[in-house]
RNA sequence: CUUUGCUCUAGCCAAACUCACCGCGAGGUGGGGGCGGAAAGUUUCGGGUCUUUGUCUUUUAUAAAGAUGGCCGGACUGCCGAA
Numbered sequence: 001c002u003u004u005g006c007u008c009u010a011g012c013c014a015a016a017c018u019c020a021c022c023g024c025g026a027g028g029u030g031g032g033g034g035c036g037g038a039a040a041g042u043u044u045c046g047g048g049u050c051u052u053u054g055u056c057u058u059u060u061a062u063a064a065a066g067a068u069g070g071c072c073g074g075a076c077u078g079c080c081g082a083a
Stems, first nucleotide, its partner, number of pairs: 002083004012037002017032006035070001041076003045073003048068008
């Protein structure tokens, strides 16, 4: 440097639920809590899903704005072991 993986080692993150706060909302932040994860680290670049607003009588559709990185893919970065 490349490939490979959680078994060794040292660890890391934290689902649902819950309490408090923020947000119109999807959802987010912090505490508790662990379902799970070899990138469950970062990033909306592409897609999906969800929310809000506009158009339309309503749904659908469509446009804009947003949410989700633990929905999938891509990109960037990284620990340990083995080859």
The RNA shown here (c-di-GMP-I riboswitch aptamer) has 83 nucleotides. Its mean pLDDT, the model's own confidence on a scale to 100, is 83. Of the family's consensus pairs, 95% are formed in the model.